The prediction has a mean pLDDT of 82. This is a predicted structure of a 1487-nucleotide RNA (small-subunit ribosomal RNA) from an uncultured bacterium. It matches the Rfam family "Bacterial small subunit ribosomal RNA". Rfam links the family to the GO terms ribosome and structural constituent of ribosome.
RNA sequence: UUAGAGUUUGAUCCUGGCUCAGGAUGAACGCUAGCGGCAGGCUUAACACAUGCAAGUCGAGGGGCAGCACGGGUGCUUGCACUUGGUGGCGACCGGCGGACGGGUGCGUAACGCGUAUGCAACCUACCUUAUACAGGGAGAUAGCCAGAGAAAUUUGGAUUAAUAUGCCAUAAUAUCAUAAAGCCACAUGGUUUAAUGAUUAAAGAUUUAUCGGUAUAAGAUGGGCAUGCGUAUGAUUAGCUAGUUGGUGAGGUAAUGGCUCACCAAGGCGACGAUCAUUAGGGGGCCUGAGAGGGUGAACCCCCACACUGGUACUGAGACACGGACCAGACUCCUACGGGAGGCAGCAGUGAGGAAUAUUGGGCAAUGGAGGCAACUCUGACCCAGCCAUGCCGCGUGUAGGAAGAAGGCGUUCUGCGUCGUAAACUACUUUUAUAUAGGAAUAAACCUCUCUACGUGUAGAGGGCUGAAUGUACUAUACGAAUAAGCACCGGCUAACUCCGUGCCAGCAGCCGCGGUAAUACGGAGGGUGCAAGCGUUAUCCGGAUUCAUUGGGUUUAAAGGGUCCGUAGGCGGCCAAAUAAGUCAGUGGUGAAAGCCUCCCGCUCAACGGGAGAACUGCCAUUGAAACUGUCUGGCUUGAAUCUAUUUGAAGUGGGCGGAAUACAUCAUGUAGCGGUGAAAUGCAUAGAUAUGAUGUAGAACACCUAUUGCGAAGGCAGCUCACUAAGUUAGCAUUGACGCUGAGGGACGAAAGCGUGGGGAGCGAACAGGAUUAGAUACCCUGGUAGUCCACGCCGUAAACGAUGGUCACUCGCUGCAGGCGAUACACGGUCUGUGGCUGAGCGAAAGCAUUAAGUGACCCACCUGGGGAGUACGUUCGCAAGAAUGAAACUCAAAGGAAUUGACGGGGGCCCGCACAAGCGGUGGAGCAUGUGGUUUAAUUCGAUGAUACGCGAGGAACCUUACCAAGGCUUAAAUGUAGAUUGACAGGGGUGGAAACAUCUUUUUCUUCGGACAAUUUACAAGGUGCUGCAUGGUUGUCGUCAGCUCGUGCUGUGAAGUGUCGGGUUAAGUCCCAUAACGAGCGCAACCCCUAUUUUCAGUUGCCAGCGAGUAAUGUCGGGGACUCUGGAGAAACUGCCACCGUAAGGUGAGAGGAAGGUGGGGAUGACGUCAAAUCAUCACGGCCCUUACGUCUUGGGCUACACACGUGCUACAAUGGUCGGUACAGAGGGCAGCCACCCCGCGAGGGGGCGCGAAUCUCCAAAACCGAUCUCAGUUCGGAUCGAAGUCUGCAACUCGACUUCGUGAAGCUGGAAUCGCUAGUAAUCGGAUAUCAGCCAUGAUCCGGUGAAUACGUUCCCGGGCCUUGUACACACCGCCCGUCAAGCCAUGGAAGCUGGGGGUACCUGAAGUCGGUCACCGUAAGGAGCUGCCUAGGGUAAAACUAGUAACUGGGGCUAAGUCGUAACAAGGUAACCAAU
Repeated sequence: UUAGAGUUUGAUCCUGGCUCAGGAUGAACGCUAGCGGCAGGCUUAACACAUGCAAGUCGAGGGGCAGCACGGGUGCUUGCACUUGGUGGCGACCGGCGGACGGGUGCGUAACGCGUAUGCAACCUACCUUAUACAGGGAGAUAGCCAGAGAAAUUUGGAUUAAUAUGCCAUAAUAUCAUAAAGCCACAUGGUUUAAUGAUUAAAGAUUUAUCGGUAUAAGAUGGGCAUGCGUAUGAUUAGCUAGUUGGUGAGGUAAUGGCUCACCAAGGCGACGAUCAUUAGGGGGCCUGAGAGGGUGAACCCCCACACUGGUACUGAGACACGGACCAGACUCCUACGGGAGGCAGCAGUGAGGAAUAUUGGGCAAUGGAGGCAACUCUGACCCAGCCAUGCCGCGUGUAGGAAGAAGGCGUUCUGCGUCGUAAACUACUUUUAUAUAGGAAUAAACCUCUCUACGUGUAGAGGGCUGAAUGUACUAUACGAAUAAGCACCGGCUAACUCCGUGCCAGCAGCCGCGGUAAUACGGAGGGUGCAAGCGUUAUCCGGAUUCAUUGGGUUUAAAGGGUCCGUAGGCGGCCAAAUAAGUCAGUGGUGAAAGCCUCCCGCUCAACGGGAGAACUGCCAUUGAAACUGUCUGGCUUGAAUCUAUUUGAAGUGGGCGGAAUACAUCAUGUAGCGGUGAAAUGCAUAGAUAUGAUGUAGAACACCUAUUGCGAAGGCAGCUCACUAAGUUAGCAUUGACGCUGAGGGACGAAAGCGUGGGGAGCGAACAGGAUUAGAUACCCUGGUAGUCCACGCCGUAAACGAUGGUCACUCGCUGCAGGCGAUACACGGUCUGUGGCUGAGCGAAAGCAUUAAGUGACCCACCUGGGGAGUACGUUCGCAAGAAUGAAACUCAAAGGAAUUGACGGGGGCCCGCACAAGCGGUGGAGCAUGUGGUUUAAUUCGAUGAUACGCGAGGAACCUUACCAAGGCUUAAAUGUAGAUUGACAGGGGUGGAAACAUCUUUUUCUUCGGACAAUUUACAAGGUGCUGCAUGGUUGUCGUCAGCUCGUGCUGUGAAGUGUCGGGUUAAGUCCCAUAACGAGCGCAACCCCUAUUUUCAGUUGCCAGCGAGUAAUGUCGGGGACUCUGGAGAAACUGCCACCGUAAGGUGAGAGGAAGGUGGGGAUGACGUCAAAUCAUCACGGCCCUUACGUCUUGGGCUACACACGUGCUACAAUGGUCGGUACAGAGGGCAGCCACCCCGCGAGGGGGCGCGAAUCUCCAAAACCGAUCUCAGUUCGGAUCGAAGUCUGCAACUCGACUUCGUGAAGCUGGAAUCGCUAGUAAUCGGAUAUCAGCCAUGAUCCGGUGAAUACGUUCCCGGGCCUUGUACACACCGCCCGUCAAGCCAUGGAAGCUGGGGGUACCUGAAGUCGGUCACCGUAAGGAGCUGCCUAGGGUAAAACUAGUAACUGGGGCUAAGUCGUAACAAGGUAACCAAU
């Protein structure tokens, strides 16, 4: 001393990117702001600078005296003028020292620049310290001054003068140089010591007498110079660079080494361990971050370097090639009298400009430090302070305690009750930091200097007193005052602490990522509340972290990104056993260094802290030295097990070249033979009477090698197949003979390398890109067919790529088993756990995300190589290399997305598979679709034709009754509250009812009649207010109800087990069933909702009961009838039971169960029918049955009334009725039900009417009365026709209901007599009492548009071989790029908009190099007739060079008509390429 989270999916695990939480900053911006301390403050234009200041000092070096002060003198007007170096001092000048420090900046520089460690036997060092020695004599000048020129800067001339200025002579060494010798030492040249000889070089004075200064030498200290090892950025789409270049000899130059420079000689030097080139950059101590390793950075402080407007140059000096010095060139600015001059803030302030952005033209030398001086002192924008700025860090405060009527107010609410802001406020008590006022008031100061004293030795040391403060009346202290002077910012969907209301309605907007917003937004805006931090809080930018997401610590490469196509081999890396030596690596000890500051620890000082001081530790490094010797290295000697060789055997589609073979195909010739052949899903193109196809014979040609042949073999890979010969290579086994580590891997490099393609020349049978034709199709530049060129084949030469795959690099070692195949070996052997090599399958441990791998590893280890780092853009562009070309290799960026991806899971789907079921098909019967009508819908129309339902699952549906009403719609006219209930107030004794008037009615109005009372009132009505009302919207806010899949057999759970997990198992498998029904098996065992059963009706029967039902027997009666007495036998009614369970038998089967015209039975395998509808699906239907959230209307979207509409009508569709006729129509006669209904009703019976019906009228609230049958049967007639079929339509006359049948009722009678002669494509129902057919009843209802709906009975069939196909469903399995789940997903062109980018005729810049011309200042060299006695100088000249000019090329950047592709963008066009067998399996490479 190491923390994670969000985001790919329906869900899961993984890979992988993106994003967030942390810390930091010389920051900036927004909102806000009380105080103090300590720090910091142009990151941009090394852009340009007005003004002031930043380096002077010394009179104790000198000549002197411009200005000031004092003194003296003169003139005198008594305060003025003149004069005087006399004194203090001192401008300018000569001279000395210092201006090379201090201060600024980061342009340049990729370098010995910096860091670190060494070396100089190759060097210098003013001032300072120590030591020794010395300072004699003499000389000539020149500033100053004066005069002149000039606007100025400046300059010219003459006379004169000094020095610690400058020469000359002397003296001199242990100095320097030269020569040679000896000793010692060493590190190569060498160093050092000693002695000898010769040559050369010094000096300055001042003075107050204390001293200071000068010269030489040596040493020290300090500072510098040079050299070297190591470290120190990116790019190879920069691979070759270099002529003073590399070295030598000699010379020059320097303080000093050196190609530093020159002459000559040699041809070297650097580079894949990255030279050269390009781009970027001052380096370090440190700073930020991080667990660390690292990564980023180089502000402030310290060290080094570089620079001073740009470039060059030297001078002076101890030191410079010199920030506030000089010269030259250039650019720019300024002055000017136009002739000429001046300047350099990257010093401190300050100005402009640039910019998101960075301060005062402040005070002081009091302290620290520096320069000069003996000193006083002077100078010092270094420094010490102050000012501005929340820029950062640290500290303090904005009050504390009590206080519930839980105030008012705000907000919320389930609504008048609560909750919350909230002890918060008010109120009471207390405190006074801070602010304000007043008063006091430090430390920083000790020195120098001066005075006094002490010690010894006339000078030094020590002690004491005195002088000096910018900051500053500051810090601090005391007193007074009074809660008084002081809180904001961001956030509240998840990550991430914190929730409600209103507004808005995919708009406005938010957003770090995921994502919010389309009428109930905790995500936008506001509010209330809350959370976090706090004089700050947020945002933006940048860096590290999280990110083990470049992985040394610490990753990977079968399928996620990633193993090179294969082998050989260079450099490099790694390497068997034994022994000895060594000590490079390694390890240990010691020494030196690693500046200070910083970090860390301890202690201390500011009231604390930040900050500061002291001490320690650390600085993981480098160098040196001593030791150790296991390991690695090096060297020596040996070994045989790695490797290779040898001998013998053996194997194979291993390679190259030659020879040979048969089958097939095509073609040619001949023959036989006749009409088609061929081809396809079906066809056509094509071939064929000029004889095809077919068949036979002969011949020719090219290509490929059936069977054997496979989970086979061989090869490095690509790849290799008839037989045979020659040559070549390889593996294996056995022997254990030879060598003795000779090995492994392998960047660059080389060789090989399928198919397609290219070049040259051959060859060409079949096949067959392109192409042509025929089909298919909406189209068909395809799939299918007929032809057919390149090509496919051979030789030689290129290309160098593939899904070149085991998607798995090579080598070595180790690690459980079972079982095949191929080739050897052992052995008498068919036995053997035999053995070696190769090649397969299965399965453990282990590994893996999983699938899987598993001695042929994807396990465990070692070594080497290659490669990966989100998806797209893109294997593209540019550049380069290779290629004849095609192209290959190498290989980016801008921009864009939040994913892309792997494996597995559950579903769904498939023009995937298997099994099974269903009136699903088939087999049958009857319909619909054609006609007329009824009814519903669409459409159209309309003032309105109210609304809803719309594939199956809307359409004779809501509606099981639209003339008014219903009614929701329209037109017109009214009302403002109808009805119910309550409260409160007022008024009245009514109201209702009857009658009248107006009106279409509602309504308005007139009239008439009329309460009770115990007088308190009760009751009723009217009116007012409050509560209403809405078939208005949202079925996508909902409840409830319903349809459908589907009466299909499924849907789940608990525990256990398996899997990292989603999940699985159970529920799968084998059977069986109508059934997840049951049986067997079984890591499952059980359970639930469904199935079945329980319920109802029906079929048989027993028993009980016997009216209103029944009547056999007995009796009575009638024309006749259970009519009556009676009866319970029967039928029937309705209670309770029985009965059916594969129970029995046979066969099959383990069982479950199945089969049987079996037995028995009324019924037989669920007996028939009904009710009953699992988890769920369709945002299915309904806000118009009802209920309900939200929204909307309120003299109207409420409500009342009249009339109209819902009934319209060129048309289209659905569902039905009636028909088209003879199995029929019409007429006459004769029968037989069940169920249900009935009092405002059903109505017997009688009468009237042709009839609907009417008038009378018995019975019955019903097993009693009544509604009440038809087809059938028996006769007659019609005779195949638009009819004696059919009945629409229309006319006339009626009946009934009702207030009212005009729009718009039903029925009756008479007349009329339309379409229609069995229905195209297509389509529906039904498996037995079913279909078909016949009638009946009921609900609704005044009546009825009912042919509808729901029930009831009568008559009563045909067919099912079977599961190939259509539709729907169930189970298992498979594929998937689908999960909104195939009505899915998704690709490309074109069209539109936007964005970045490549190419491009050109155009415009930039830096660097090369060549040539020119060439300032200046060093060096030469010359010198001028000056000088000379030294030397001026002049002239040579080399070099900054700069300038010219030329050709390369590199780099910007821009550009036009042009190429790419990316992005809710609803554009064309197709449908991929995902399922995606409908032609897909993919890779090439054409």